[in-house]
The RNA shown here (small-subunit ribosomal RNA) has 1536 nucleotides and comes from an uncultured Acidobacteriota bacterium. Its Rfam family is "Bacterial small subunit ribosomal RNA". The prediction has a mean pLDDT of 85.
RNA sequence: AGAGUUUGAUCCUGGCUCAGAACGAACGCUGGCGGCGUGCCUAACACAUGCAAGUCGUACGAGAAAGCUCCCUUCGGGGAGUGAGUAGAGUGGCGCACGGGUGAGUAACGCGUGGGCAAUCUGCCCCCGAGCUCGGAAUAACCCCUCGAAAGGGGGGCUAAUACCGGAUAAUAUUUCGAUCUCCUCGGAGGUUGAAUUCAAAGGUGGCCUCUGAUUCAAGCUACCACUUGGGGAGGAGCCCGCGUCCCAUUAGCUUGUUGGUGGGGUAAUGGCCUACCAAGGCUACGAUGGGUAGCCGGCCUGAGAGGGUGACCGGCCACACUGGAACUGAGACACGGUCCAGACUCCUACGGGAGGCAGCAGUGGGGAAUUUUGCGCAAUGGGCGAAAGCCUGACGCAGUGACGCCGCGUGGACGAUGAAGGUCUUCGGGUCGUAAAGUCCUGUCAAGUGGGAAGAAGUGCGUGGUAGCCAAUACCUGCCAUGUUUGACGGUACCACUAGAGGAAGCCCCGGCCAACUCCGUGCCAGCAGCCGCGGUAAUACGGGGGGGGCGAGCGUUGUUCGGAAUUAUUGGGCGUAAAGGGCACGUAGGCGGUCUGGUAAGUCUGGUGUGAAAGCCCUCGGCUCAACCGAGGAACUGCAUCAGAAACUGCCGGACUAGAGUUCGGGAGAGGAGAGUGGAAUUCCCAGUGUAGCGGUGAAAUGCGUAGAUAUUGGGAGGAACACCUGUGGCGAAGGCGGCUCUCUGGACCGAUACUGACGCUGAGGUGCGAAAGCGUGGGGAGCAAACAGGAUUAGAUACCCUGGUAGUCCACGCUGUAAACGUUGGGUACUUGGUGUAGCGGGUAUCGACCCCUGCUGUGCCGAAGCUAACGCAUUAAGUACCCCGCCUGGGGAGUACGGUCGCAAGGCUGAAACUCAAAGGAAUUGACGGGGGCCCGCACAAGCGGUGGAGCAUGUGGUUUAAUUCGAUGCAACGCGAAGAACCUUACCUGGGUUUGAACUGCAGGGGACAGCUUUAGAGAUAAAGUCUUCCUUCGGGAUCCCUGUGGAGGUGCUGCAUGGCUGUCGUCAGCUCGUGUCGUGAGAUGUUGGGUUAAGUCCCGCAACGAGCGCAACCCCUACUCUUAGUUGCCAGCGGUUCGGCCGGGAACUCUAAGGGGACUGCCGGUGAUAAACCGGAGGAAGGUGGGGAUGACGUCAAGUCCUCAUGGCCUUUAUGCCCAGGGCUACACACGUGCUACAAUGGACGGUACAGAGGGUUGCGAUGCCGCGAGGUGGAGCCAAUCCCUUAAAGCCGUUCUCAGUUCGGAUUGCAGUCUGCAACUCGACUGCAUGAAGUUGGAAUCGCUAGUAAUCCCGGAUCAGCAUGCCGGGGUGAAUACGUUCCCGGGCCUUGUACACACCGCCCGUCACAUCACGAAAGCUGGUUGCUCUAGAAGUCGCUGGGCUGACCUUCGGGAGGCAGGCGCCGACAGAGUGACUGGUAAUUGGGGUGAAGUCGUAACAAGGUAGCUGUAGGAGAACCUGUGGCUG
Repeated sequence: AGAGUUUGAUCCUGGCUCAGAACGAACGCUGGCGGCGUGCCUAACACAUGCAAGUCGUACGAGAAAGCUCCCUUCGGGGAGUGAGUAGAGUGGCGCACGGGUGAGUAACGCGUGGGCAAUCUGCCCCCGAGCUCGGAAUAACCCCUCGAAAGGGGGGCUAAUACCGGAUAAUAUUUCGAUCUCCUCGGAGGUUGAAUUCAAAGGUGGCCUCUGAUUCAAGCUACCACUUGGGGAGGAGCCCGCGUCCCAUUAGCUUGUUGGUGGGGUAAUGGCCUACCAAGGCUACGAUGGGUAGCCGGCCUGAGAGGGUGACCGGCCACACUGGAACUGAGACACGGUCCAGACUCCUACGGGAGGCAGCAGUGGGGAAUUUUGCGCAAUGGGCGAAAGCCUGACGCAGUGACGCCGCGUGGACGAUGAAGGUCUUCGGGUCGUAAAGUCCUGUCAAGUGGGAAGAAGUGCGUGGUAGCCAAUACCUGCCAUGUUUGACGGUACCACUAGAGGAAGCCCCGGCCAACUCCGUGCCAGCAGCCGCGGUAAUACGGGGGGGGCGAGCGUUGUUCGGAAUUAUUGGGCGUAAAGGGCACGUAGGCGGUCUGGUAAGUCUGGUGUGAAAGCCCUCGGCUCAACCGAGGAACUGCAUCAGAAACUGCCGGACUAGAGUUCGGGAGAGGAGAGUGGAAUUCCCAGUGUAGCGGUGAAAUGCGUAGAUAUUGGGAGGAACACCUGUGGCGAAGGCGGCUCUCUGGACCGAUACUGACGCUGAGGUGCGAAAGCGUGGGGAGCAAACAGGAUUAGAUACCCUGGUAGUCCACGCUGUAAACGUUGGGUACUUGGUGUAGCGGGUAUCGACCCCUGCUGUGCCGAAGCUAACGCAUUAAGUACCCCGCCUGGGGAGUACGGUCGCAAGGCUGAAACUCAAAGGAAUUGACGGGGGCCCGCACAAGCGGUGGAGCAUGUGGUUUAAUUCGAUGCAACGCGAAGAACCUUACCUGGGUUUGAACUGCAGGGGACAGCUUUAGAGAUAAAGUCUUCCUUCGGGAUCCCUGUGGAGGUGCUGCAUGGCUGUCGUCAGCUCGUGUCGUGAGAUGUUGGGUUAAGUCCCGCAACGAGCGCAACCCCUACUCUUAGUUGCCAGCGGUUCGGCCGGGAACUCUAAGGGGACUGCCGGUGAUAAACCGGAGGAAGGUGGGGAUGACGUCAAGUCCUCAUGGCCUUUAUGCCCAGGGCUACACACGUGCUACAAUGGACGGUACAGAGGGUUGCGAUGCCGCGAGGUGGAGCCAAUCCCUUAAAGCCGUUCUCAGUUCGGAUUGCAGUCUGCAACUCGACUGCAUGAAGUUGGAAUCGCUAGUAAUCCCGGAUCAGCAUGCCGGGGUGAAUACGUUCCCGGGCCUUGUACACACCGCCCGUCACAUCACGAAAGCUGGUUGCUCUAGAAGUCGCUGGGCUGACCUUCGGGAGGCAGGCGCCGACAGAGUGACUGGUAAUUGGGGUGAAGUCGUAACAAGGUAGCUGUAGGAGAACCUGUGGCUG
């Protein structure tokens, strides 16, 4: 510090996710030791048991018992002493308000921080001053009686005090009234002084005899402790104030003791704290009130910081103590282990009544994912009491428990290669675990055992000695010093030494990317994984296991939470044209911001000082535990607050001045600016009248409709409403919405020019107010045209639409409401600054002119193009989206949703404000490359058109589907499967079926053992395979054996079994289409572009020109083959012009000319001429030529696409099978047949059929072959065999054609299917199931619906011939030649393709994407008659305890008394307040609910096709109506 994830790829926006750190944690697996920390986060739920606050006999009275000893005894017991002035209890004092726990409540002066009290209190402690006197009356304990189960009381009788009461004395104390001084925050405070007033006390212990009294001794003195009263201090507490302190505005108004005053009360003290009266205030957008949540802080976690989160442990403050209320006591409480009352709960009970409060330490139940011992000790530290010893102390110190956290240590070290065994992988060679192990040599931490053994302890007390103070005192007491002695829970612990011996001590997670670490097997969208992206459908580095590896390590992972990364709430540090985001527009309140000069001030600001910012923590340094964690000491820091002093630039404030901002005045011109009134012509419609006749109207085409009752058309007249053509213009005006005939009236604003004046008067603007298209609403008018709804006609599968004919609201006017739009420049307002060019509107200046125009120039507005700059890009660019400042509004992933609820506005429709649950890993913007478009442009192709001939109809052949079957083997399936694999299924083939056999096998090979041949022939059984019998037996040899063969065993064979979606190879197709790319350079953030686009041209990315491109490659073309002309060479088997012969046949002699054959050349290249073109490329025409613009044909198939086809040609991974899915055999099947389709053949006839005669090919094939002449048969064919391994012989008669004859339009002399009979040939064998022949039979069919195919010249059409396969079988296939056309205007349309461009929501790429209803399942939410909780307001009822007030007839010790009584007090009564409780009525907030509403999600459900392309009616939008649904229509707006 970043990374993954939206896309085919890119950049951006934006969310989600990960890597880090942390934790009072929990869970899973695992677990050796120690140190230091830490441990109910949940039920402030309920608690058994024990302990947690007592102490003082030096305040006081009283005062046991057991036991022991002694004595007495009637042996029952009694007494004395001791125990012991002890225990326990009581009066009294102090403490119990600390310490300890918890976080329920509390949004508050509660907390933090800084101040104030001149408005206060303070026990114990310290210092200073003064004092401590004289009396009195009671009461517990105790004793007696008595009530009660108990807890607890009641009555009577005694007694003490440091308990209680009275008196005295007393001040610098209190209160009141004066005088005076100082200070101050002006209310007071302090000092001096005068008068009056009020208030004290208590003793205890030790010692002593100086004083007094005296006998020891005390009432005396003295010391200490206590007590009283003042002053001061320290520490503590109370109150007040400034500032800070969470969320919700879907909480906007709250308040009557409320705000203030006066009197009174109350408190330690201010104060409405309380009360009476008076006034009517107080708080609030700088967030009152209400609701929710929460103890606050030092700190802790995180972070670079700023921040964010948090408030366990430790420390400070607060609050609470079963729940609510209340006071008492006290220095202090409204009191955790006190009291009273009420309530809930638990316990005891004799049923009458009582007792209790672990949020102290342990512990229990419960809750929960989850949190410890009913331990030891007061040795240390601290606290209470005490004079002290001491006692108490679950504070605390320790131990126990939990890997809960942090830190440290160990589980061994060195050497050790046959790289052991074994595991695992393997390309079978080996690699790896791995120096790892074994083995050898060592070490000794921890644990274990044995032994030793701390620090933490200083004190206190006591003893002794010394010294100081006090005093009459050498006593006592107190203080100090020295010395001796006494105190350890932890704990025989830490630590140390020794003994033995590698012995007792390693796991967890991960290994697809992020992210470090790879293989095998299993599984087969199953089981499972998953933080995100995503893995798994037979080769999974992603699941599970193994091996190996990576990480951490007594731990490792998971889950949860927080911060970080996240600049993803942006102060530091973000944005708003199109990604989310500018308010519809203006005016203006509060607020924020604000021109120039100057004086003052010092609030902000800056500098310095002072105080504070507790300790701990963080940081630095040093130190202590062996180190570390941990701990100690010192320092720094604590960024803050307060205060003092200073500075005066800037901001603020106060004062003065200025004119550049702003405004006023004068003069002009422009304008659809606004409002009202009037008025004009054109057009539509309607009415009347005329002319006139059959149609009009409407559409893609029609129909509905109108019209013979006279329409449409046309002429004249009239009525009425609405809108204003041309001018009209990215022209004008207005803030926006918006504004358009003309005239008048009223009126707003801007602009230009000019002068004077005011003197910052300014900008923005939360709330607020006003304006605000269209639609819509209310009332009343109006209504020509148009036109939601509606009706009809069409279209359509349907058509609730688009189209047509009608048509009502509405559109118009007046008044009122609504308040929204794509209200858009999707761009808030203001000010300033920053190169330019060119239009246009308004006003002005200059020059020139007679004048206008032109030209130069200023200001204001409105456009276009562009520099820098900005931007993700597109783009913006002086009218900024640039550079800055000021103010406002708004945004924070998509969906849910602008929805729900609440509030508010509205007559309604609805508007404004505006969530959540749930769900997704994206949703988006711009640009790129493709693909696509019922987008555009250009151009090709038998693509259409123009033609010729077919198919589709018939019969048959063949292939396919389907069906059938035991099997009808398998594959091929739009073009690009279907006369395809198959160039040939009777057996074989053959893979299928049935049946019969076989198991190292039919074929191949290694090893081991055994054996001899195997094969062949014959016979028998059998359907055959096969089996049995008989016969016959090999080669080489170095004699050991080897080769070959058979049998047995074992490795292993075999498979047309599966996967063409694991593959190679081969092939089809787009397409013989003209394309597909690369290097370098350049442009772009980038994908990518450029080149390859453009202008021409071509069959062509063919060539030329231009150009930020320059070159190159694969394709095109050419090179290759055939063919067309010619030459050379050669002349048999081919040829024959001339010569001779002839049986008249190139037959022979001969010839080498010709044809031909087959080898090599030539020829054609836009080369030449003319024209067009750009002087190019090229095109057009011409000449010559056998051939002319690629001459014709073939071979040749770029990058790629289709997971195209083929595992059944072959090869091959994996899987499956192994007495079978292998192999052998017989028979059957692949040939089935209601039917459907493809491809063909033959026809339907006269351009023909039949018969007769007759002519002309090319290319092939031939020795298990072609087979001549001859003979036989009607024929297929037979017989026979010449010749030929072939330019020689044979197949081999080519046919159409031509010449004749006949048929005469018919199911025929067309057509030949089908069937019968008889044959031929091949073959082991023609039944299933061959071909052919003869005779007989003679079917459908008379030119073929929708639709569809081929072909552009030697082509189509037509006619024969040959070949491969093959024993035989050809209408198929592959070749060959013969005869030989028609047509092409042209590119609008159909199909396919190429290039450019455009749109896109597509990228599996239009066979794409995608919307809504409905149906089903499921999830969360809203509404809802109600039902049921919680909190709370208001009005009341009732009122415990208790304080306060009044009363007090009853009771009454201290004091007074004249003894009668009084004062004072108490009980009791009454009143105010008042908790719980109750009644009524509201508010807020939960739960639940029949039913209901939409929403999300889900597999391949249903209906349609709305959107994305012109998406097939451009889309979107506000509004209104309609409709199964997406939607449709009207009206206005927008261009996205």